[in-house]
Molecule: transfer RNA
Organism: Candidatus Aenigmatarchaeota archaeon
């Protein structure tokens, strides 16, 4: 140095390719309440997240561009 794939609640994944209908969706953890002598399970509710800048549109996690940080690859 140049190419290619990733970054989404604490954690893991989905959603991107083919922008949208409301308030971004699952599991696990985590609070609270119910239940139950008691614990765990089981049910309900709840907090929590789109790597950052800029663009394009009526609307961007999602297209387009730059840039970080991380893999692997070539030189």
């Nucleotide at each position: 140095g140049c190419g290619c794939c990733g970054a989404u609640g604490g954690u893991c994944u989905a959603g991107c390719c083919u922008g949208g209908u409301c308030u971004a969706a699952g599991a696990c953890g985590c609070g609270a309440g119910c239940u139950u002598g008691c614990c765990a399970a089981g049910c309900u509710c709840g907090a929590a997240a789109c790597u950052c800048g800029g663009g394009u549109u009526c609307a961007a996690a999602u297209c387009c561009c730059g840039a970080u940080c991380g893999g692997c690859g070539c030189a």